The part of an RNA shown here (large-subunit ribosomal RNA, domain VI) has 264 nucleotides and comes from a metagenome. RNAcentral holds the full RNA, with entries from SILVA.

Context: one part of a larger RNA
């Protein structure tokens, strides 16, 4: 644009894509059957492989700057403290996120209509025959069922709710002003994200940033005392420091502006 007034929110499923898998053990059972050797059909459970959906409690992995030790050499006048640079200098560690080695699930069961095959009843053919007429079984496949997409399904569905103006002028054709529900531009921002779009907000605010408190990491800061000749150790100190987690607080920034219905 359309879906014959505009909106929202919720749905129905034409139709269309997905999965579909196997193994080994245990009891039936050392039982049928077999001279023995050997050794099931079936039925019930329990364990797995591989595929695949989801998530990060947990077990690990990254976690480019969160925290801690060190080398070299340069600055900060020195000493001490610190900062540059050297793959992120180097090593240990590690929040959030992102993952698989992790964690939980999944192909279960049931219907329907069949294949090849096994059948009832039956003439053609006084018989016999699953078939000509009828009428059952019968598969990991086929059709449902399970998950996901879906009303541009132009045959454009369905439900429920909210709105559905005032005013000036008119040559009566109509023009200019307003502008409901609602919904965009814009702005703050992620539970999304290539853009778009969705999603959570815009002061009647906890949307982001700051700040406060907290959890988690890392491992006991600087300073000063005291021990020691000194490296160095002790104590104030489970210290100090901290991105992404949690909760709190308007100090900052969410300023502004459009559009939108009754016409045949």
């Nucleotide at each position: 644009c359309g879906u014959a007034g505009g909106a929202a929110u919720c749905u129905u499923g034409a139709g269309g894509g997905g999965c579909u898998a196997u193994u080994u053990c245990c009891u039936u059972a050392g039982u049928a059957c077999g001279a023995g050797a050997g050794g099931a059909u079936u039925a019930g459970g329990a364990a797995g492989u591989a595929c695949u959906g989801a998530c990060c409690u947990c077990u690990g992995g990254u976690g480019c700057a969160c925290c801690g030790a060190u080398u070299g050499u340069c600055g900060c006048g020195c000493u001490a403290g610190c900062g540059g640079c050297a793959u992120a200098g180097u090593c240990g560690g590690g929040u959030a996120g992102c993952u698989a080695c992790g964690u939980c699930g999944g192909g279960a069961a049931a219907g329907g209509a069949u294949a090849a095959c096994c059948g009832c009843u039956g003439a053609a053919a006084g018989c016999a025959u699953c078939u000509a007429a009828g009428c059952g079984g019968g598969a990991a496949g086929c059709c449902c069922a399970c998950c996901c997409c879906a009303a541009g399904a132009u045959u454009a569905g369905g439900a429920u709710u909210c709105c559905g103006u005032g005013g000036u002028c008119u040559u009566c054709g109509g023009a200019c002003c307003u502008g409901a529900a609602g919904u965009g531009c814009c702005c703050u921002g992620g539970u999304a994200g290539a853009c778009c779009a969705c999603c959570a907000g815009g002061u009647u605010g906890a949307u982001a940033g700051g700040c406060c408190g907290g959890a988690g990491g890392u491992g006991u800061a600087a300073g000063u005392g005291c021990a020691g000749a000194a490296a160095u150790g002790c104590a104030c100190u489970c210290a100090g420091c901290u991105g992404a987690c949690c909760g709190g607080u308007a100090c900052u920034a969410a300023c502004g502006c459009a559009c939108g219905a009754c016409g045949a």